[in-house]
Molecule: small-subunit ribosomal RNA
Organism: uncultured bacterium
RNA sequence: AGAGUUUGAUCCUGGCUCAGGAUGAACGCUAGCUACAGGCUUAACACAUGCAAGUCGAGGGGCAGCAUGGUCUUAGCUUGCUAAGACCGAUGGCGACCGGCGCACGGGUGAGUAACGCGUAUCCAACCUUCCCUAUAGUAGGGGAUAGCCCGGCGAAAGUCGGAUUAAUACGCUAUGUGGUGCAGUAUUGCCAUCAUGGCCGCACGAAAGAUUUAUCGCUGUGGGAUGGGGAUGCGUCUGAUUAGCUUGUCGGCGGGGUAACGGCCCACCGAGGCGACGAUCAGUAGGGGUUCUGAGAGGAAGGUCCCCCACAUUGGUACUGAGACACGGACCAAACUCCUACGGGAGGCAGCAGUGAGGAAUAUUGGUCAAUGGCCGGAAGGCUGAACCAGCCAAGUAGCGUGCAGGACGACGGCCCUACGGGUUGUAAACUGCUUUUAUAGGGGAAUAAAGUGUGGUACGUGUACCGUUUUGUAUGUACCCUAUGAAUAAGGACCGGCUAAUUCCGUGCCAGCAGCCGCGGUAAUACGGAAGGUCCGGGCGUUAUCCGGAUUUAUUGGGUUUAAAGGGAGCGCAGGCGGGACCUUAAGCGUGUUGUGAAAUGUACCGGCUCAACCGGUGAUGUGCAGCGCGAACUGGGGUUCUUGAGUGGGUACGACGUCGGCGGAAUUCGUGGUGUAGCGGUGAAAUGCUUAGAUAUCACGAGGAACCCCGAUUGCGAAGGCAGUCCGCGAGUCCUUUACUGACGCUAAAGCUCGAAGGUGCGGGUAUCGAACAGGAUUAGAUACCCUGGUAGUCCGCACGGUAAACGAUGGAUGCCCGCUGUAUGCGAUAGACAGUAUGCGGCCAAGCGAAAGCGUUAAGCAUCCCACCUGGGGAGUACGCCGGCAACGGUGAAACUCAAAGGAAUUGACGGGGGCCCGCACAAGCGGAGGAACAUGUGGUUUAAUUCGAUGAUACGCGAGGAACCUUACCCGGGCUUGAACUGCAGCUGAACGAUUCAGAGAUGAUGAGGCCCUUCGGGGCAGCUGUGGAGGUGCUGCAUGGUUGUCGUCAGCUCGUGCCGUGAGGUGUCGGCUUAAGUGCCAUAACGAGCGCAACCCCUGUCUUCAGUUGCCAUCAGGUGAAGCUGGGCACUCUGUAGAGACUGCCACCGUAAGGUGUGAGGAAGGCGGGGAUGACGUCAAAUCAGCACGGCCCUUACGUCCGGGGCUACACACGUGUUACAAUGGCCGGUACAGAGGGCAGCCACCUGGUGACAGGGAGCGAAUCUCGAAAGCCGGUCUCAGUUCGGAUCGGAGUCUGCAACUCGACUCCGUGAAGUUGGAUUCGCUAGUAAUCGCGCAUCAGCCAUGGCGCGGUGAAUACGUUCCCGGGCCGUGCACACACAGCCCGUCA
Repeated sequence: AGAGUUUGAUCCUGGCUCAGGAUGAACGCUAGCUACAGGCUUAACACAUGCAAGUCGAGGGGCAGCAUGGUCUUAGCUUGCUAAGACCGAUGGCGACCGGCGCACGGGUGAGUAACGCGUAUCCAACCUUCCCUAUAGUAGGGGAUAGCCCGGCGAAAGUCGGAUUAAUACGCUAUGUGGUGCAGUAUUGCCAUCAUGGCCGCACGAAAGAUUUAUCGCUGUGGGAUGGGGAUGCGUCUGAUUAGCUUGUCGGCGGGGUAACGGCCCACCGAGGCGACGAUCAGUAGGGGUUCUGAGAGGAAGGUCCCCCACAUUGGUACUGAGACACGGACCAAACUCCUACGGGAGGCAGCAGUGAGGAAUAUUGGUCAAUGGCCGGAAGGCUGAACCAGCCAAGUAGCGUGCAGGACGACGGCCCUACGGGUUGUAAACUGCUUUUAUAGGGGAAUAAAGUGUGGUACGUGUACCGUUUUGUAUGUACCCUAUGAAUAAGGACCGGCUAAUUCCGUGCCAGCAGCCGCGGUAAUACGGAAGGUCCGGGCGUUAUCCGGAUUUAUUGGGUUUAAAGGGAGCGCAGGCGGGACCUUAAGCGUGUUGUGAAAUGUACCGGCUCAACCGGUGAUGUGCAGCGCGAACUGGGGUUCUUGAGUGGGUACGACGUCGGCGGAAUUCGUGGUGUAGCGGUGAAAUGCUUAGAUAUCACGAGGAACCCCGAUUGCGAAGGCAGUCCGCGAGUCCUUUACUGACGCUAAAGCUCGAAGGUGCGGGUAUCGAACAGGAUUAGAUACCCUGGUAGUCCGCACGGUAAACGAUGGAUGCCCGCUGUAUGCGAUAGACAGUAUGCGGCCAAGCGAAAGCGUUAAGCAUCCCACCUGGGGAGUACGCCGGCAACGGUGAAACUCAAAGGAAUUGACGGGGGCCCGCACAAGCGGAGGAACAUGUGGUUUAAUUCGAUGAUACGCGAGGAACCUUACCCGGGCUUGAACUGCAGCUGAACGAUUCAGAGAUGAUGAGGCCCUUCGGGGCAGCUGUGGAGGUGCUGCAUGGUUGUCGUCAGCUCGUGCCGUGAGGUGUCGGCUUAAGUGCCAUAACGAGCGCAACCCCUGUCUUCAGUUGCCAUCAGGUGAAGCUGGGCACUCUGUAGAGACUGCCACCGUAAGGUGUGAGGAAGGCGGGGAUGACGUCAAAUCAGCACGGCCCUUACGUCCGGGGCUACACACGUGUUACAAUGGCCGGUACAGAGGGCAGCCACCUGGUGACAGGGAGCGAAUCUCGAAAGCCGGUCUCAGUUCGGAUCGGAGUCUGCAACUCGACUCCGUGAAGUUGGAUUCGCUAGUAAUCGCGCAUCAGCCAUGGCGCGGUGAAUACGUUCCCGGGCCGUGCACACACAGCCCGUCA
């Protein structure tokens, strides 16, 4: 000192929460010792029992009990002694009694009290004070009672009554009285003073107590002191205004009473005051202070222990005694409660110390001693003392000590996790060795606290004190402390480990159980739950809970705010209050400074000292910010006085305006009425309908009525305090500016209360009512439509009077004054000028510097810099609600909470995404076209259903002829059945065997089992290779998780985007660059530019194709030469051409014209094979969809292990009421069929392609040449020519079915293809809707290949042949790109969110 938490991210506002300290604490786990301090916070609830205040015989009468002594009697025995009884107060003493002093202290509690109760300061000239000190004067004489004791009575008791007798330091009487007090007279002095002081004199009043050992103690009066108390006053002392008025002894006076004393303290009379917004009264709460906790401080909170003060003693009241009480352990009365009772009556008061019950989360022993300190009594000894000192219980606090120390492994065992498998960690930790002994246990020794006093003896002396010697007195205590012995021996836990916050892994669990102070964890890989291991923090404690302060500048005096976050009153006037211009003089209240007194001690603090240290305790000092007194100062504030003019106001002059109010006047328009013209509709809407209209509407003309509002001018205009104000004219009233500087001379500013004004709507009464128009009615819309739209329409809208008093009453910005760069427009004045223009003042606007601000923004009209005053705010919701009060006719307004609940709510700005917002642009996106799909049959895939199984995956676009580029067995993962268990395949180690293998035959569905002819190599002779068997470690899994992953892929999208470095801007997120203009297919380029560059994408580089050239020339080619055939590059030969292969050229808007700054665009342009990217391919940025795939492969984790592994036979993946996708074939004449005839490219081929020949109608079969291929071979169709069919379910169409075959293969039943003969279904161009395609494209025609024994291929991938139509254009649909805009979205519109119902 800060941190977490609102957001995708940011800055701010703002709340919540945490880290710190503290406690009279409580609870949980744990617990060795010592010292010091602490211990009913709740029921001021009720209390059993014991103790807590007595003492004095040196005041007294006495003698109940005890002791001593004496006398008498009796007994034991002989004087004597012993014992018992009686008597004697004679002695020590002493119960009860009279008397004195004390009991008013000490101790407890905090109920009451908001008060002179407390604190502090001052005053009493208005007072008292026992005991104590000091001074002084006295202590004379006499008397009568009364308790006790005794007698008697009453009563259960407590107690009480009567009689007789008696004492005193008890109580009266008389005397004296210095002095005292009161009164009268008269000098002196004093700081205000009702006065005080006091010399002299006179009158009056009024004292005493004795005791004893003779030395003292007492007693009385008075003065003074000290101590303690009483009273008065200033200042300070909690909350509430949803408590605003309170008060009759109240306030004052005169006179009395009362008191120690002042006083309405009390009383009679007189007056009517007194208190209060500077908070009276009322209500709530509370003992106050020193101090304690916290805090940097200012503050905030608290008042337990200790000290001071107050109050109280079951509750309420009252007095008595006394120096002192209205009295805790006194009295009386009343009340409640408890107890006793003979029912008549009595007794009691723990908030003293212990203790009990109760209450409560919770707080101790019915202990010891008066040894010390202190108190009361006493002459003293001494007595009493639950005050006090000690001990006991309690981790309840603070402090100290200990639970060992050293050595000891390249590091044991075990545990746990990780690992690169070597190890790491627990961990020098343990074991083990050595040492020490605080503590513990045992034994022994052993204080101080005692100073003094008492008794006694002595000394100095002086009747009394001091000193000395001696004696005695210790609760705690045989304690502290010291010594010795024993032996590491007797002693460690709690919380936490996601972030805040130091400290992490494994297992279990699976939004369950649970955690949590805030944020938040947990839905199968949880560092957050539970356990473990390890770690961190603190440690005889550690955590939790509660409370206080802090952090919180989050109530802001120090030290905050109010345009938009909470917050400026709707506006003005204005009393109180606060604040206030220049100069001079004065004062000294504030202020400053010096000094004096006080501010108790304790506490805190600095130093020193004592307990072994520390806590603790003692001493000394400073402090104690305060209050008061006395001086000094005079700048500032205040008070008093004088003066000034600039603030403010007044006068004169000139202007200005939709300023207010009253009344008059005006035209246009709407509606209505009357009359005319005129005829079928009008009106209204997105479209309609309700409505009006042949009884004549709408339209149009004329006249009339009535009410309301004032077109143009008109404006970023003007005026007003705000609300607000608009035709025109008159009257009345108000305001502002400018100018003049004539007058006054600070007269000012603000403003709680108060008063006034205050839009619209509303209310009351009375008018008025044309328009418009809540409510209401009807028509539409709609799922509904109590709405939006339409047709009507009441209140109202208008006027007068009155009420009401609110608005987004907004500039969301209170008023006043001063100061601070500029530019520009405008309204109205003034001055100057020939004029343009420019100056100045007051308003209304715009843009900016500085500055401010979280930013947006504000910026001389401040939200800047300052001063003054007022109002208001303190998280969101609940709520501007409830209650109360005030106002109102009502409606309602003003004032204005709490419970409960959330961790946010919010402001500004940023980046995205989104918008049935905008602009620009693109794409077979639409449009323009061509051909399809959707209807039929079949093929194929999917869903669904079925099944023992119909294995699994893919599911909008981006699944569905997809994985699969070949499911009859195999494949195969599925089902049924039969087998195996180191296993079908691979491999390490150990042991055994010697072959392994295996024809044949048999059993079996097969796997398999049995049989078993035959049958090894190398060697250094140790063995090895190889194989089998047994055991063991690995295996194996198409089991799960694509949401743990790698890799790969789809899609947006071949869309033009996505970023970086440096710089700059911004507090920051971020922006700029990448925006703007033009251009492009393109972030392609050019220009501009706080940006300059760069990267991934685009383009280009690569391949194919189109033209040409170079080189090469067989298997290709054949122009020329030669040979030759039925024909043919067939042969020699050649490489010119084609072609094949290789290397190049070519195209760049290069040229021309026009447009354009340029980039670039345009053109029937030229040239060229090709022209503006020539066509096609490969190539896919940052990223999105937790997109797809664990079944292609790899891989983490989990799961199975005689099975979820593996082998075999059979079945299934081919099922079939149905639905969808993708295709094929068609529905026909641009066609079908038959015959003839022509032309490709790219590929494939030896278990192959197969020429050719023969057979078969044919699939094919039997022969058979060539070719591992530019050589051989596979091979076109549409087309063209001719013929036929003639619009029909057909010579279209070919499904389905029957029969017969061919081929592949171990095997075509489930479940192959093909051929032939026969059969001849649906279908006549396809609803809504939808797909592809912009040129060698669509459409159409055939050919090849992969996989493959064969094939369900109509699929996929390629190849060539023939070969179109259309594009005006970008409004709309879909998708995309860029810019700027709005946003309460950010999982991002499939968002967010409101209401109702369940």